[in-house]
Context: one part of a larger RNA
Molecule: small-subunit ribosomal RNA, central domain
Organism: uncultured Alphaproteobacteria bacterium
Parts: sequence; structure tokens; C1' cells
RNA sequence: UUGGGCGUAAAGGGUGUGUAGGCCGCCCCCUAAGUCAGUUGUGAAAUCCCCGAGCUCAACUUGGGAAUUGCGAUUGAUACUAUGGGGCUAGGGUAAGAUAUGUGAUGGCAGAAUUUCUAGUGUAGGGGUUAAAUCCGUAGAUAUUAGAAGGAAUACCGGUGGUGUAGACGGCUAUCGAGGUCUUUACCGACGCUGAAACACGAAAGAGUGGGGAGCAAACAGGAUUAGAUACCCUGGUAGUCCACUCCGUAAACGAUGAUUACUAAAUGUCUGGGCGUAAGCCUGGGUGUUAAAGCUAACGCGUUAAGUAGUCCGCCUGGGGAAUACGGUCGCAAGACUAAAACUU
Repeated sequence: UUGGGCGUAAAGGGUGUGUAGGCCGCCCCCUAAGUCAGUUGUGAAAUCCCCGAGCUCAACUUGGGAAUUGCGAUUGAUACUAUGGGGCUAGGGUAAGAUAUGUGAUGGCAGAAUUUCUAGUGUAGGGGUUAAAUCCGUAGAUAUUAGAAGGAAUACCGGUGGUGUAGACGGCUAUCGAGGUCUUUACCGACGCUGAAACACGAAAGAGUGGGGAGCAAACAGGAUUAGAUACCCUGGUAGUCCACUCCGUAAACGAUGAUUACUAAAUGUCUGGGCGUAAGCCUGGGUGUUAAAGCUAACGCGUUAAGUAGUCCGCCUGGGGAAUACGGUCGCAAGACUAAAACUU
């Protein structure tokens, strides 16, 4: 490489947009590139294979045939693929009406709570732990009442509930922006699927500049514990956590399950549309769960939200270690990221 695979054994790219490429609905016509058929040229000889011949046989030698799966030319065929033309509406899209939503951005506002400060009441403890101590407090703490400041986060509702491509998103309200679903079937008429490269987004931590800093809290300090304790526990506490702009580009970025299309029993819960019905309820879409038929699976399990049955396209794997590596390259301020071996060993 072929093959076989990728939920858990090695293996699905973190997610999207999308270029090239690959693949692609129904009907008619054209062409004849692919495809198929005929003819023809060539495809050296030897070798291989088949039928013979010659050395006493065989090896060996030798005659003929077949084969040489290929390439070229030419004449045809037109089912399929393709090219060009015309048409269609089941894919896809547009429009109108309706609808649910923690989807995004920006501004304003609110009430609990923590902390600090000011003032009052009040007096000896408070805090913390398995127990303590460090620590705070007679310079009046803790507790309690009133007021003020400031930052961060939004209890209950809250839910295998909702939204988003993923990361993720939760007080109330305003403005702006985006997507989804359903109904009508009016319009376009294959405009589709996937997607190397590229581009955009991308938790937390980390980085740069300037703000902000209540609580929490790496580092750090102290107190304990212990044989030791560079920890777990306690008292403190700085980066950070927050905001603006910029960078980084990684996660068990997980459903450890790529996207899309079609097909293959049901039952039941729930969210959200539409239709019918007085109602109970029934029917029909789009999500999200559970249990299960067939089937699949090494098993666990999956099972119309497939890991079933098939098609198309992309990504990836090929024993363990060496190796989330080295070297080189690209990117980055750096941290580092991406790409990615070998010797050797087993």
C1' cells in the first nucleotide's frame, strides 16, 4: 500500500463559514469524452503454457500454436456517467402570517448578602478546630441599632426544562442585531451535500497596557498535625478572579460517538407550533428524555436523537516504550502551540 477499523481496546478534527476537489432529484433532445462491440496495425526474440520432434530417457535442444491482459487508428452502439440545450417540482431557498427562547451586543435600574467606615447601646470575651494555637479585643472587639461606601454575584422560580455551531448562556428593564420552528403553498427552479487549504469563533489558566479590587484565593507567612509535613486543617494574604482594548488557541473542548440523505415495530414522559373536538382527547410537525421490536456489538450496551440497513464527502488509526519528544519549519511579547521523526529497547 491493499485490507480492516475509529462509544469504552490505537483512532472523529474543539466548533463553524467556505475555495478547490469529490458526489449529486425527475423528463426529453443533441454530442459521443468515459463505457461497450467489430475491424486493423503494433505489442522483437528468448522465457512461461499447450501439441509435436531430436539426443537410449531426462535435464537439454528444437518446430508450430496460444498468450503478450497494453497502446494507436478506424467503423459502429447510446443503457449508464459526462458535455450542450429545453422542461419539471418531491431536494434547497424566498415571501407572508404566527410562535417559543438564560441566543448575542450596549445602556439603565433593583433587592438580599459579605466586607469596611461613621455614630449609638453594651461588656469581656470573640474567632477557629477532632482538640488547639497563631489571630482579633478594655486604645472597647464579638453581639445589636441607624447611616454611608464599594465591588462582585443574581437565592426562590429552576426542571434528564429552554437557547446556541461549539465554547457557552440565568435578577429586572430599554435599545439594536441574529438564528430556529410551525402554517399557507404564492414565487425561484437542483440554486444541493461534503469540504483539503484558507478565514472566523473558541472554557479556564496565562501574557501586555490602563482601570478596579468587596468576597474568594495560587505564591508566600504564621499556627497546628506528624517520625518528617515544602500537604490535607486553621489564621492571614499577593497575583489572579472584575472592566476596556489586545494577545494566547489549549481542555476528560465528552455523547470519549464527524457532517448529510434515505429506509427499518412500538410504548411512555416532557418542551414548543398547527388542525379537529363542547370536553375528555385524537391527528400532525420540530426538540428533549426513558423503556424496548428487528438488527448490531467481544461484551457492556446501542436501538427512528442508532453503535441497525445503505449511499456521498471529510478527518483519523496501524503493538508498547522512546515521544504530548528531538531537529527543522510556521505562529507567539513570553509561556508555549501546531507540524513531527530516529537510534535504542521490549